[in-house]
RNA sequence: GGGCUGUUAGCUCAGUGGCAGAGCAUCGGACUUUUAAUCCGAGGGCCGCAGGUUCGAUUCCUGCACAGCCCA
Numbered sequence: 001g002g003g004c005u006g007u008u009a010g011c012u013c014a015g016u017g018g019c020a021g022a023g024c025a026u027c028g029g030a031c032u033u034u035u036a037a038u039c040c041g042a043g044g045g046c047c048g049c050a051g052g053u054u055c056g057a058u059u060c061c062u063g064c065a066c067a068g069c070c071c072a
Base pairs, nucleotide, nucleotide: 001071002070003069004068005067006066007065010024011023012022013021018055026042027041028040029039030038048064049063050062051061052060
């Protein structure tokens, strides 16, 4: 330098055009002799950034940034 894959909640990841989700973690409550475990609930998001297409974009297209892999 070229090619491919990825970037979504604090962490790990789903979601492939029609109101953004799960597990864990955090916080509150229930239960328990206490801790842990278990159960219920809550908070937490510029969907990497900027444009384009579309009635409508996390999703499709372009550029850029970052990370990983392969080639030279």

Description:
A computed fold for a 72-nucleotide RNA from bacterium GBS-1, annotated as transfer RNA. Rfam family: tRNA. Model confidence (mean pLDDT): 83 of 100.